[in-house]
Formats: sequence, C1' cells, structure tokens
RNA sequence: GGGGACAUAGCUCAGUUGGGAGAGCGGCUGGUUCGCAAUCAGCAGGUCGGGGGUUCGAGUCCCCCUGUCUCCA
Repeated sequence: GGGGACAUAGCUCAGUUGGGAGAGCGGCUGGUUCGCAAUCAGCAGGUCGGGGGUUCGAGUCCCCCUGUCUCCA
C1' cells in the first nucleotide's frame, strides 16, 4: 500500500424479510433471612463508532471516514 471481518446498555453479545431496540451478567429498590450469600419481583441504563445518501420508514441497504483484528505484499 491492497483485500476481508468487526464496532448495538457499565461488561459479554443477540437482533430473522427494512417497520417493537433486546438478553445474560453487573447496578438500584423491595420481598424472603437475625445478618450475609443465594433466590424472587420490579426499576433505571442506548448519539446502534462518526458523516452523508437511498427509502414513506435504516441497527439492517449504498458511499466516505475513524478504530480494532486478520490475510496478501
């Protein structure tokens, strides 16, 4: 320098054919317990890496950029 993959909640990750943004763990509140742990119920938590485009509608499709991993040279 060129090709490919990945980027979604604090962490690890799902997300189907373009139309609901989710799970586990963690956090908070409450129940159970003498208390802790464990467990049960509930709650909070998101610029979906950034910008632009297509579309009635984009996490999802197209282009550019950034970062990480990887292959070729």